This is a predicted structure of a 73-nucleotide RNA (transfer RNA) from a Candidatus Moraniibacteriota bacterium.
The coordinates come from a structure-prediction model, not an experiment, and the mean pLDDT is 82.
Lineage of the source: Bacteria > Bacteria candidate phyla > Candidatus Moraniibacteriota.

[in-house]
RNA sequence: GGGCUGUUGGCGCAGUUGGUAGCGCGCCUCCAUGGCAUGGAGGAGGUCACCGGUUCGAACCCGGUACAGUCCA
Numbered sequence: 001g002g003g004c005u006g007u008u009g010g011c012g013c014a015g016u017u018g019g020u021a022g023c024g025c026g027c028c029u030c031c032a033u034g035g036c037a038u039g040g041a042g043g044a045g046g047u048c049a050c051c052g053g054u055u056c057g058a059a060c061c062c063g064g065u066a067c068a069g070u071c072c073a
Stems, first nucleotide, its partner, number of pairs: 001072007010025004019056001027043006049065005
C1' cells in the first nucleotide's frame, strides 16, 4: 500500500429486504425477608465510530475518513 470483517447504553451482543432502537448482565428505586442471598415490580442510561450523499424517511443503501482484527504484498 491492497483485500475482507467489525464499530449500536457501563460490559457482552441482536436489530432477517429502509418506517417507534432492543435483549442479557450491571446500575437506581420499591415490594417480599429480622438481615443477606434470591425472587418480583418499576426506572435511568444510546447524536447507532465520524463526515457527506440518496430518500418523504437511514443503525440499515452509496462515497470518504478514523480505529480494531485478519490476510496478501
It matches the Rfam family "tRNA". Rfam's curators write: Transfer RNA (tRNA) molecules are approximately 80 nucleotides in length. It was read from a public genome assembly.